[in-house]
The RNA shown here (transfer RNA) has 72 nucleotides and comes from a soil metagenome. The coordinates come from a structure-prediction model, not an experiment, and the mean pLDDT is 82. Rfam family: tRNA.
RNA sequence: GACCCGGUAGCUCAGUGGUAGAGCAUCUGACUUUUAAUCAGAGGGCCGCGGGUUCAAUCCCCGCCCGGGUCA
Numbered sequence: 001g002a003c004c005c006g007g008u009a010g011c012u013c014a015g016u017g018g019u020a021g022a023g024c025a026u027c028u029g030a031c032u033u034u035u036a037a038u039c040a041g042a043g044g045g046c047c048g049c050g051g052g053u054u055c056a057a058u059c060c061c062c063g064c065c066c067g068g069g070u071c072a
Base pairs, nucleotide, nucleotide: 001071002070003069004068005067006066007065010024011023012022013021018055026042027041028040029039030038048064049063050062051061052060
């Protein structure tokens, strides 16, 4: 330098056009003598950045940044 994969909640990941979810973690409550476990609930992300297409973009297109890989 070329190509491929990835970047979404604190962490690990889903979501392939209609204003985003799960598990774990955190907090609160129930239960328990207490802790743990279990059950219920809550908070937490404008989806790496900037443009474009569209009535509407996490999703499609372009450029850039970051991480991993293959080739040279």